Predicted 3D model of a 99-nucleotide RNA (SAM riboswitch aptamer (S box leader)) from Rummeliibacillus sp. POC4. The prediction has a mean pLDDT of 86. Lineage of the source: Bacteria > Bacillota > Bacilli > Caryophanales > Rummeliibacillus.
């Protein structure tokens, strides 16, 4: 990269350094000089995967990862419904295991 599986409604931000774009794309619609993005240090969040315990559903723990603005912000394809709405696919993100 690319495959297969899982889960994505819940959780959790200060400071320094810089200076303008940032929310994966497209359209929305926000967020930003009361400082975006990035990079440092520090602190939280979760518990997939590994470690211990129990025994296969758990419990602990933070090594290895992940994340700390709005449901993955919403929407995107079908499909049901007058209609609000709801399912459901795709994409996407993240783990874990292949190639």
């Nucleotide at each position: 990269u690319u495959c297969u599986u899982a889960u994505c409604a819940a959780g959790a931000g200060a400071a320094g350094c810089u200076g303008a774009g940032g929310g994966a794309c497209u359209g929305g619609c926000c967020c930003u000089a009361u400082g975006a993005a990035g990079c440092u240090u520090c602190a939280g969040c979760a518990a997939c995967c590994a470690g211990c315990c129990a025994a296969u559903u758990g419990g602990u723990c933070a090594g290895g990862u992940g994340c700390u603005a709005a449901u993955u912000c919403c929407a995107g394809u079908g499909g049901a419904g007058u209609a609000a709405u709801c399912c459901u696919g795709u994409a996407g993100a993240u783990a874990a295991g292949a190639a």